Record summary
Glycine riboswitch aptamer from Caryophanon tenue, 81 nucleotides, folded computationally. The sequence is in RNAcentral, with records from Rfam and Ribocentre. Taxonomically the source falls in Caryophanon (Bacteria, Bacilli, Caryophanales, Caryophanaceae).

[in-house]
């Protein structure tokens, strides 16, 4: 000096699981609580580690929000080559 790379920002894609039952409110859509049944892709725990496992939290019509992970662009230095 150059290249690559963690964290970061923007855009795009992005799954799974009951339109459950009961009560209350409401014209209704729906909301809240409780019970039962489920999901695993925010996070968290277990584990030497994990794409495994547990479901505390979260979630379970569509929509919306969230979403691991992947792609593109920008930026970038600790460390490494």
């Nucleotide at each position: 000096c150059g290249a690559g790379c963690a964290u970061u920002u923007u855009c795009u894609g992005g799954a799974g699981a009951g339109a459950g039952u009961a009560u209350a409110a409401g014209u209704a859509a729906u909301u809240a609580u409780a019970c039962c049944g489920c999901c695993g892709a925010a996070g968290g725990g277990u584990u030497a580690a994990c794409c495994a496992u547990c479901u505390c939290a979260g979630g379970c019509a569509a929509a919306g929000c969230g979403g691991a992970c992947a792609g593109a662009a920008a930026g970038g230095u600790a460390u490494u080559u």